[in-house]
Molecule: transfer RNA
Organism: Candidatus Ancillula hodotermitis
RNA sequence: AGGGAUAUGGUGAAAUGGUAUCAUAAAGGUCUCCAAAACCUUUGGCCUGGGUUCGAUUCCCAGUAUCCCUG
Numbered sequence: 001a002g003g004g005a006u007a008u009g010g011u012g013a014a015a016u017g018g019u020a021u022c023a024u025a026a027a028g029g030u031c032u033c034c035a036a037a038a039c040c041u042u043u044g045g046c047c048u049g050g051g052u053u054c055g056a057u058u059c060c061c062a063g064u065a066u067c068c069c070u071g
Base pairs, nucleotide, nucleotide: 001070002069003068004067005066006065007064010024011023012022013021018054026042027041028040029039030038047063048062049061050060051059
């Protein structure tokens, strides 16, 4: 320099253009002599900027970061 992959709560992952879901973590509660476990509830997220669309995590363009390949 060229090509490709990935980017989603604190962490790990889903989501075929129509209310972003699950696990874990955190906070509160039930239970218990106490604690752990179990159960219930709550909080918190789509890398950035544009475009297409009635509607974008999803499609298009540019950029940023990380990783891989070629030279």